[in-house]
Molecule: transfer RNA
Organism: Chloroflexota bacterium
Parts: sequence; structure tokens; C1' cells
RNA sequence: GCCCCCGUAGCUCAGUGGACAGAGCAGCGGCCUUCUAAGCCGACGGUCGUGGGUUCGAAUCCCGCCGGGGGUG
Repeated sequence: GCCCCCGUAGCUCAGUGGACAGAGCAGCGGCCUUCUAAGCCGACGGUCGUGGGUUCGAAUCCCGCCGGGGGUG
């Protein structure tokens, strides 16, 4: 240089054109407990890497760029 895959909450991931974008873990508050852990309940947390395009409608489809991983002369 070329080819392929990935980028969504602090972390690991789901979501493959239409409902307020979800889960687990972590952190926070509460219950329980002599205390801690475990368990249970609750709330919080996202301009979906970025800039355009297509569409009535885009996390999702198309193009460029950026970042990460793998393969290859």
C1' cells in the first nucleotide's frame, strides 16, 4: 500500500429502517445485617467515533475521514 472485521452508558455487549436506544457488571441511594459481604428495591448514566448522502423516517443503508484489531505482497 491492498483486503477483511470492529467503534452504542465508566466496562462487557445487544439492538440488522419506524415505539421514550436496552441488558449485565461497576459506581450512587435505600432495605436487610451487630458490622462487612451476599441478597432485594430504586434512581442515575448515551448528542450510537466523526462529516456528508439516501429516505417521510438512519445506531441500522451508501461514501469520505479518524481510531482499534486481523490478514497479505